Small-subunit ribosomal RNA, central domain from an uncultured soil bacterium, 351 nucleotides, folded computationally.
[in-house]
Context: one part of a larger RNA
């Protein structure tokens, strides 16, 4: 490199934005670059095939003659691809109506519970464990009751349910904002897909400055347990967790499945619209359709599990990745980072 391939055996970048590039709707005219034919003209000898001569044969080696091209010009076709011109509506976008949702920013606000602080009643235990102890507690605790402080999370509504690309999002009302959905179909006419680099966002940990610290807790002490126990169980307890600004770039960033389009039996549920039966309105049913989550399935796929209109079927179309096992996501270089360390990435030897 060719093939094969990536849900579980290597293998889908954590995500979406996007300049370049690849690929990309329907009609017509035009043009002739790709792309098809012919014509000339060039493809040195050798080599290659075929025909045939010379060495006793062969090998070798003479003559003839074939092939051989991303090649040059010309002439010529025009179906398909490109270029250039025009139209067009189905992809795409968008005007308008409408509904729906833990989407995302800020700035408030509310109770429940924990903890602390003051007071009141009260008294000898509390706590905690398999059982203890350590620990709190006559300085008067644990229990209740009353007030007030101060931070975090927001029970039950809750769903096999909604939003978001993905990370994720959850008391309540507000401003400010994003997106998808479904009716209509005015308007624009292929504006599109996908996207090496690049820039962005991205959990928890963890870093920097500041500020806050109620709970719970790495480190840590102490007390159990044990042959030991540097642990599980317990008493405490610092980072941290929260807040604002900055870094960080990472995960079993899982659906272990990349994005876009199309086409390919159905059954059933539940989240959002619309329409119809359908009448005065509301409500309920029923039945069509469009978007979304879920379950079961049939063709087919599959190495098998099992996917199975949300595909892992069946085509295209653009990315990204694999290429025994260990060494190794290491070492060396480099960029990036405050550090921690990410990213890019080998070989030697081994089996």
């Nucleotide at each position: 490199u060719u093939g094969g391939g990536c849900g579980u055996a290597a293998a889908g970048a954590g995500c979406g934005c996007g300049a370049a590039g690849g690929c990309g709707g329907g009609g017509c005219c035009u043009u002739a670059a790709g792309u098809u034919g012919g014509g000339c003209g060039u493809g040195a000898a050798a080599u290659c095939c075929c025909c045939u001569g010379g060495c006793u044969u062969a090998a070798c080696u003479g003559g003839g003659g074939g092939a051989g091209g991303u090649c040059g010009u010309u002439c010529a076709a025009u179906a398909c691809u490109g270029g250039g011109g025009u139209c067009c509506u189905u992809g795409a976008g968008g005007g308008u109506g409408g509904a729906c949702g833990g989407g995302g920013a800020g700035a408030g606000c509310g109770g429940a519970a924990u903890u602390c602080c003051c007071g009141g009643u009260g008294u000898a235990g509390u706590g905690g464990u398999g059982a203890a102890a350590u620990g709190c507690g006559u300085a008067g605790a644990u229990a209740u009751c009353g007030g007030g402080a101060g931070g975090a999370a927001c029970a039950c509504c809750a769903g096999u349910g909604g939003c978001g690309a993905a990370g994720g999002c959850g008391c309540c009302a507000c401003u400010c904002u994003g997106g998808g959905c479904c009716g209509u179909a005015a308007c624009u006419g292929a504006c599109g897909c996908u996207g090496a680099g690049g820039a962005g966002c991205g959990a928890a940990a963890g870093c920097g400055u500041g500020g806050g610290u109620a709970g719970c807790a790495a480190a840590c002490a102490g007390g159990a347990u044990u042959a030991g126990a540097u642990a599980c169980c317990c008493u405490g307890g610092u980072a941290g967790u929260c807040c604002a600004c900055g870094c960080c770039g990472u995960a079993a960033a899982c659906g272990u499945u990349g994005g876009g389009c199309a086409c390919u039996a159905g059954g059933u549920g539940u989240g959002g619209g619309u329409c119809u039966c359908a009448a005065c309105c509301a409500a309920c049913g029923a039945g069509a359709u469009c978007c979304g989550c879920g379950c079961c399935g049939u063709c087919g796929c599959u190495a098998a599990c099992g996917c199975a209109u949300u595909a892992a079927g069946u085509g295209c179309c653009c990315c990204g990745c694999c290429u025994g096992g260990g060494g190794a996501g290491u070492a060396c270089g480099g960029u990036c980072g405050c550090a921690a360390g990410a990213c890019u990435a080998a070989a030697a030897c081994u089996c």
Its mean pLDDT, the model's own confidence on a scale to 100, is 87.